A computed fold for a 1190-nucleotide part of an RNA from Toxarium undulatum, annotated as large-subunit ribosomal RNA, half B. The source organism's lineage runs through Eukaryota, Stramenopiles, Ochrophyta, Ardissoneales and Toxarium. The coordinates come from a structure-prediction model, not an experiment, and the mean pLDDT is 82. It is recorded under the gene name rnl. It matches the Rfam family "Bacterial large subunit ribosomal RNA". Rfam links the family to the GO terms structural constituent of ribosome and ribosome.
[in-house]
Context: one part of a larger RNA
RNA sequence: UUGUGUUGAAGGAACUCGGCAAAAUAACUCUGUAACUUCGGAAGAAGGAGUGACUUUUUUAGGGCAACCUAAAAAAGUUGUCACAAAAUCGGGGACGGCAACUGUUUAAUAAAAACACAAGUCUCUGCUAAUUCGUAAGAAGAAGUAUAGGGACUGACGCCUGCCCAGUGCUGCAAGAUUAAAAAAAAAAAGUUUUGGCUUUUUUUUCGAAACCCCAGUAAACGGCGGCUGUAACUCUGACGGUCCUAAGGUAGCGAAAUUCCUUGGCAUUUAAUUGGUGUCCUGCAUGAAUGGCGUAAUGACUGUCCUACUGUCUCCAACACAAUCUCAGUGAAAUUGAAAUUCCCGUGAAGAUGCGGGAUAUUUGCGGCUAGACGGAAAGACCCCGUGCACCUUUACUAUAGUUAUGUAUUGUAAUAAAAAUUUUUAUAUUCAGCAUACGUGGUAAGUUGUUAAAAUUUAUUUGCGCAAGCAAACGAAAAAAACGUCAAUGAGAUACCACUUUUAAAAGUUUUUAUUACUAAUUAAAAAAGACAAUGCAUAAUAGGUAGUUUGACUGGGGCGGUCGCCUCCUAAAGAGUAACGGAGGCGCACUAAGGUAAGUUCAAAUUAAUAUUUAGAUUAAUUGUAGAGCGUAAUAGUAAAUACUUGCUUGACUGUAAGAUUGACAAAUCAAACAGGGACGAAAGUCGGUUAUAGUGAUCCGAUGAUUCUGUGUGGAAAUGGUCAUCGCUCAACGAAUAAAAGGUACGCCGGGGAUAACAGGCUAAUCACUCUCUAGAGACCCUAUCGACGGAGUGGUUUGGCACCUCGAUGUUGGAUUAUCACAUCCUGGAGCUGAAGAAGGUUCCAAGGGUUUGGCUGUUCGCCAAUGAAGGUGGUACGUGAUCUGAGUUUAGAACGUCGUGAGACAGUUUGGUCCCUAUCUACCGCAAACGUAGAAAAUUGCGAGACGUAAACUCUAGUACGAGAGGACCGAGAUUAAUGAAUCUCUGGUGGAUCGGUUGCUGUAUCAACAGCAUAGCCGAGUAGCUAUAUUCAUAAUAGAUAAUCGCUGAAAGCAUCUAAGCGAGAAACUAACCUCAAGAUAAAUUUUCAUUAUAUAGAACGUAACAGAUUAUUACGUGAUAGGCUUGAUGUGUAAGAAUUGUAAGAUUUUUAGCUAACAAGUACUAAUUAAAAACACUAGU
Repeated sequence: UUGUGUUGAAGGAACUCGGCAAAAUAACUCUGUAACUUCGGAAGAAGGAGUGACUUUUUUAGGGCAACCUAAAAAAGUUGUCACAAAAUCGGGGACGGCAACUGUUUAAUAAAAACACAAGUCUCUGCUAAUUCGUAAGAAGAAGUAUAGGGACUGACGCCUGCCCAGUGCUGCAAGAUUAAAAAAAAAAAGUUUUGGCUUUUUUUUCGAAACCCCAGUAAACGGCGGCUGUAACUCUGACGGUCCUAAGGUAGCGAAAUUCCUUGGCAUUUAAUUGGUGUCCUGCAUGAAUGGCGUAAUGACUGUCCUACUGUCUCCAACACAAUCUCAGUGAAAUUGAAAUUCCCGUGAAGAUGCGGGAUAUUUGCGGCUAGACGGAAAGACCCCGUGCACCUUUACUAUAGUUAUGUAUUGUAAUAAAAAUUUUUAUAUUCAGCAUACGUGGUAAGUUGUUAAAAUUUAUUUGCGCAAGCAAACGAAAAAAACGUCAAUGAGAUACCACUUUUAAAAGUUUUUAUUACUAAUUAAAAAAGACAAUGCAUAAUAGGUAGUUUGACUGGGGCGGUCGCCUCCUAAAGAGUAACGGAGGCGCACUAAGGUAAGUUCAAAUUAAUAUUUAGAUUAAUUGUAGAGCGUAAUAGUAAAUACUUGCUUGACUGUAAGAUUGACAAAUCAAACAGGGACGAAAGUCGGUUAUAGUGAUCCGAUGAUUCUGUGUGGAAAUGGUCAUCGCUCAACGAAUAAAAGGUACGCCGGGGAUAACAGGCUAAUCACUCUCUAGAGACCCUAUCGACGGAGUGGUUUGGCACCUCGAUGUUGGAUUAUCACAUCCUGGAGCUGAAGAAGGUUCCAAGGGUUUGGCUGUUCGCCAAUGAAGGUGGUACGUGAUCUGAGUUUAGAACGUCGUGAGACAGUUUGGUCCCUAUCUACCGCAAACGUAGAAAAUUGCGAGACGUAAACUCUAGUACGAGAGGACCGAGAUUAAUGAAUCUCUGGUGGAUCGGUUGCUGUAUCAACAGCAUAGCCGAGUAGCUAUAUUCAUAAUAGAUAAUCGCUGAAAGCAUCUAAGCGAGAAACUAACCUCAAGAUAAAUUUUCAUUAUAUAGAACGUAACAGAUUAUUACGUGAUAGGCUUGAUGUGUAAGAAUUGUAAGAUUUUUAGCUAACAAGUACUAAUUAAAAACACUAGU
């Protein structure tokens, strides 16, 4: 010194983030018990009383044959103590909030909670081979259950309730329409081939074609959402009322500065001396709100906030004691760490904070115990931050896939019927421009005829049916009349009729095939053959859906990163007179345009101004003249250029050509630019000539891939054809992150991880000083007058390095961050105290300035706070630096990990210099430094006593009394100077007093055990508990100190006095003058290496001086120091002091507990005195460490 315990005067939470920790409470019996309440509770509420021992009596219960024993209870009396649940075990209580109903569960090892769960409520899916889940499947869970069941989701007892919105996103339903894949069907085209019937391939189109999507509804206890502006009432304010815009709907009931409120410490009230806290209320709700549940709520809670009471060492303010460590000795014996070490301070320097560099200072050498300021101490290749074309996990309306699910097609896959549609076959009808007798399908045959008479006639008429262009045509049937009618011919017309054949249009009937739909069947198939059944199921193909799963992406620059901005090209400045040249430097443009705005030849001269004229007259317009180096124009930005044109006008035109190209410019390259000349064939011009776009410089995009055209290239065994490839020309990229990573890409991480960076941020340091702080200066003004008693704008000049910043220089193989505790040290720009000047200073009290750093500079309430506000006190409650001093000294409330909640943002994962609750602080000290203690050596022998170079400590303040109610003042008030006495604070010493402690000094006493028993003692239970207490140590106790004085000074005030005949405190000279300075007072001090001085002893001797050894303490970690070693050193003994409080034994007395007497007894640690009883011992021999300079 630490840990674990014990005790504590006075006060009693003043401590602190917070009563953390500790203390207190505690058992049983009796009594008594509030609000509130779900009537169960709350409740052990709270608050009180009793409890030992002995004697007597009574009752009850159990046991026993009985005698009697055991247990419990009650009553009465007696008796002792400080205290009777005597020790140990063993609730502190109450009041008001928040949250969660409750018991329960949870991050094994930093979070126990308000989180999870929960009973209960609601929605939703699921009819059994259930839904759902696991599995490739078989199969299994669900469940040996069956909708009062099972799965999923949300809310979370109970009470009162749960509003509006279906526009968005989901989910469910509907199946009309639109859209759509493969498959199927059909058609067309092209190519090839061919036995000319076709066949094959490709392409295109059409038809058919499901789910999904669109569309239409429903649904919020699905995801979710739930407004502005403005006018208005007879004071004002407010706005019941109105207007208007928008919306899917505009937040209802409730609650409300809240776990939600930024501003904010909101306003008011209450609680307190004082409240950023608590409670109640208000409502201005940044950003409450109704099962993402709203508001209440008894009970419950190791939850969270506040207050009261009890209690206390939490504190004022610490003290003592015990044990265990620490320390010494003996034995045993690690660890991290370590470039090497011969390892000081200050100032400076320096990769910007030095033991090591420079200059000074300091330092004899070496240990031991302590301490922790430094060694940017140790530990962990920083977790914050940035970077990496790093990783992981998570999310989603990122991209791309995919399980699963849904749907269609097809195979397994069969038999029938009905209906519809399509195709086809047969039969029968059907076919109207005009003209023509007339309703002429077309073509062919024939000119011969056909039909009837020849069973049933044609024809006409009547009726009915079908078709119809309304003229008629066809058929059926009856009656009457009646043997011929039609065609050829003629006529009309594009076409000519009878009859036969083929074919087309339209229609009907029948048959066949296909498709679709429905129904039936059974034989595939289906857990059971009840039933289902060619469905389902499975395979394949196709479409849809699909963070369920997976793989990935998610740019760079950047005065850190993010947010913002930018990214290619052109022009100018920066750019420093060649070129080039950076910045998140300063200004602007481009991503085109033009058949003329190109070529050529010829001609012309602009802008502006002045004068005159004209007409419609403000500006302006037109014409003419004059001046006119460009002040214009040149499509466009800017710059350069340009008037004998590159500008303007006109004519003719297409060189805005084809194939080449020496040579240059410019680039890392790739690209880019200029270009004479040659060949071809042209335009303009008389010609010379000019012309390969535009006065120049922007108007853009590599490669791959694909497409189009051309081609005397190529042609997959060979020959063809084609494809493909090549060459030439052209086209398709805001690939604009513009030298373009892919055809195709967003986010979160506080659950994070890895590799790196002081190449780059947050802390601190450094540089700087815009900002900041403080001075000085100038006076305009204020101050009645008057700049400067006081204040001082607009300006100017500096200093400092405390603020906010800038920079990014050390540190990212770690320099721990706010505030507090503890402990300081320095500066002075001084808060108080001291000394002065001026004052708009009468006194008193002030204002302001100068000097001055010796000392001092408070306690509380609120808050994590620094700060701040408030209460109180005081002479004052200073400002700053020191890594915002100080975490190898402490704390951990805040900030800043992981849990959780609210508000807000986000689809979400998640996020918030927003809020709230909870949340591991390691280190045995090697060196330096510092505080102590020793050893060695030196100081020319030893011992003792001194001096004091130097260093340190100290240094204070107030009120009161007298002077004096005086000076001053009208009064009210009210001094300087000087003297006295006291107090506060601080410090030192001490233990007589007052107290504390005092571990065995005395006594009391409980439970248990033991000494056989009684008695008396001993042990254990925190020293068992309780009451006292010696020495010692201690503070709250006592005593003392901070005094007086001198010197030299500061500001300031003076004397004399010139320079400068005056004046002047100064220049020479002489004074006064402060808590500051130097002394003085106190302490250390000759290692003061310059090692001092004085005195005494010693002189060659076991002399002198030490050490060792032993007994010890007023000393002490060990050493050392000190006392002693034959003497009072220690122990013992005796006596005493002190403490305790009347021992044991005996006697007497009482039934007994007990009482009385012997007896103010007995015992008594550390204290005092005395006393050699014990221990520091004695004898002999041998040996003997150190000094000697005498």